Description: The prediction has a mean pLDDT of 80. A computed fold for a 100-nucleotide RNA from an Anaerolineae bacterium, annotated as Bacterial small signal recognition particle RNA. Of the family's consensus pairs, 96% are formed in the model. NCBI's taxonomy places the organism under Bacteria, Bacillati, Chloroflexota, Anaerolineae. It matches the Rfam family "Bacterial small signal recognition particle RNA". Rfam classes the family as a non-coding RNA gene. Gene Ontology terms of the family: SRP-dependent cotranslational protein targeting to membrane, signal sequence recognition and signal recognition particle, plasma membrane targeting.
RNA sequence: GGCUGGGUCCCGCGCGGCGGGCACCCACGAACCGGGUCAGGUCCGGAAGGAAGCAGCCCUAAGUGGUGCUGCCCGGGCGACGCGGGGGUGCCUGGCCUGA
Numbered sequence: 001g002g003c004u005g006g007g008u009c010c011c012g013c014g015c016g017g018c019g020g021g022c023a024c025c026c027a028c029g030a031a032c033c034g035g036g037u038c039a040g041g042u043c044c045g046g047a048a049g050g051a052a053g054c055a056g057c058c059c060u061a062a063g064u065g066g067u068g069c070u071g072c073c074c075g076g077g078c079g080a081c082g083c084g085g086g087g088g089u090g091c092c093u094g095g096c097c098u099g100a
Base pairs, nucleotide, nucleotide: 001097002096003095004094005093006092007091008090009086010085011084012083013082014081015079016078018075019074020073021072022071023070024068025066026065027064028063034059035058036057037056042051043050044049
């Protein structure tokens, strides 16, 4: 000096993680306008019995809070992670050839 491979660069895809939302799980959660059970009391009945049903208790809705090696959706110049394509001006690096 020449040839060539890779990295840095650009684009796309994938993967991971971050932020947000939803779901799932747990807890709380209805004076009455949800449900169940309905003490007391009330009503019907000669009685047997029946009816409605407040408080209380239980379950739950709307909703609130908590948790997570969980699932889904959205987002972003998050990533020395992977794959493919592009680029060959510059820089880094490997191989081969040649000259001084």